The RNA shown here (c-di-GMP-I riboswitch aptamer) has 75 nucleotides and comes from Pseudarthrobacter sp. Fe7.
RNA sequence: CAUCGAUAAAGGCAAAACGGGUGCGAGUCCGCGACGCAAAGCUACGGGGCCCCAGUGGUCGGCCGGGCCGCCAGC
Numbered sequence: 001c002a003u004c005g006a007u008a009a010a011g012g013c014a015a016a017a018c019g020g021g022u023g024c025g026a027g028u029c030c031g032c033g034a035c036g037c038a039a040a041g042c043u044a045c046g047g048g049g050c051c052c053c054a055g056u057g058g059u060c061g062g063c064c065g066g067g068c069c070g071c072c073a074g075c
Stems, first nucleotide, its partner, number of pairs: 005072001012037002018031005035062001041068003045065003048060004052055001
């Protein structure tokens, strides 16, 4: 440095529900809350789901894959 990810250590993120905002909607933001996550960090490049004002449109990164970045370090 890389792979691997352990009853390791320090931490991190935050599902559903509920409350408020926002969008035609899928959805999204904040609060609360934790189902889970070793990338549940970023990215819409490919596939796929979903939405509509139906288009060279939008949305979902916690659907799958790819790309980039990243903590620790046992065997």

It was read from a public genome assembly, where an Rfam model found it. NCBI's taxonomy places the organism under Bacteria, Bacillati, Actinomycetota, Micrococcaceae, Pseudarthrobacter.